This is a predicted structure of a 75-nucleotide RNA (transfer RNA) from a Chloroflexota bacterium. The coordinates come from a structure-prediction model, not an experiment, and the mean pLDDT is 82. It was read from a public genome assembly. Its Rfam family is "tRNA". The family's RNA type in Rfam is transfer RNA.
RNA sequence: GCGCCAUUAGCUCAAUGGCAGAGCACUUGAUUGUGGAUCAAGAGGUUUUGGGUUCGAGACCCAAAUGGCGCCCCA
Numbered sequence: 001g002c003g004c005c006a007u008u009a010g011c012u013c014a015a016u017g018g019c020a021g022a023g024c025a026c027u028u029g030a031u032u033g034u035g036g037a038u039c040a041a042g043a044g045g046u047u048u049u050g051g052g053u054u055c056g057a058g059a060c061c062c063a064a065a066u067g068g069c070g071c072c073c074c075a
Stems, first nucleotide, its partner, number of pairs: 001071007010024004018055001026042005048064005
């Protein structure tokens, strides 16, 4: 330099173009001598950024950013 993949809650990940979710973690309560475990409830979102298509975009198209992988070149 070229190509491919990924980016969504604190973490790991879902989500046929039609109300953004789960597990873990966190908070509160129950239980317990205390803690852990377990159970119940709750809080938590600029879906990387900017445009475009569409009645409607996390998803499709274009560009960019960050990370990963492969290839090429040089040594």